The prediction has a mean pLDDT of 81. Predicted 3D model of a 74-nucleotide RNA (transfer RNA) from Acinetobacter sp. Taxonomically the source falls in Acinetobacter (Bacteria, Pseudomonadati, Pseudomonadota, Gammaproteobacteria). RNAcentral holds the sequence, with entries from ENA.

[in-house]
RNA sequence: GCGGGGUUCGUAUAAUGGUAAUACCCUAGCCUUCCAAGCUAGAGCCGCGGGUUCGAUUCCCGUACCCCGCUCCA
Numbered sequence: 001g002c003g004g005g006g007u008u009c010g011u012a013u014a015a016u017g018g019u020a021a022u023a024c025c026c027u028a029g030c031c032u033u034c035c036a037a038g039c040u041a042g043a044g045c046c047g048c049g050g051g052u053u054c055g056a057u058u059c060c061c062g063u064a065c066c067c068c069g070c071u072c073c074a
Base pairs, nucleotide, nucleotide: 001070002069003068004067005066006065007064010024011023012022013021018054026042027041028040029039030038047063048062049061050060051059
């Protein structure tokens, strides 16, 4: 330099052109003598910048970082 894959709540992973999901974590309540466990509710996320679209996390372009493979030079 070329090609491919990945980036989503604090962590690990889903999903999708029309309110973004699950588990753990966190907060509150219930329960308990208290704690833990359990139950209920809640908060918190689509790497960044453009484009297309009525609407983009999703499609397109660029870019950053990570992983894999190939090539050139030293």